Description: This is a predicted structure of a 71-nucleotide RNA (transfer RNA) from a Candidatus Magasanikiibacteriota bacterium. The source organism's lineage runs through Bacteria, Bacteria candidate phyla and Candidatus Magasanikiibacteriota. The prediction has a mean pLDDT of 80. Its Rfam family is "tRNA". By type it is a transfer RNA. Its family is annotated with triplet codon-amino acid adaptor activity in the Gene Ontology. RNAcentral holds the sequence, with entries from ENA.
RNA sequence: GCGGGUGUCGUAUAGUGGUAAUACCACAGGUUUCCAACCUGUUGCCAGGGGUUCAAUUCCCCUCACCCGCU
Numbered sequence: 001g002c003g004g005g006u007g008u009c010g011u012a013u014a015g016u017g018g019u020a021a022u023a024c025c026a027c028a029g030g031u032u033u034c035c036a037a038c039c040u041g042u043u044g045c046c047a048g049g050g051g052u053u054c055a056a057u058u059c060c061c062c063u064c065a066c067c068c069g070c071u
Base pairs, nucleotide, nucleotide: 001070002069003068004067005066006065007064010024011023012022013021018054026042027041028040029039030038047063048062049061050060051059
């Protein structure tokens, strides 16, 4: 330099053109003499920019970060 792949709450992963999901973590409450465990609830996320569309996390283009291969 060229080609391919990945990017989703703090972490690990689903997801699909039409309200973004689960588990752990965090916080609050319940239970307990207290702690742990258990139960209930809450907060918080689609890498960035542009385009197509009534509507984009999803489709297209560019950029960024990481990984793989070729030279």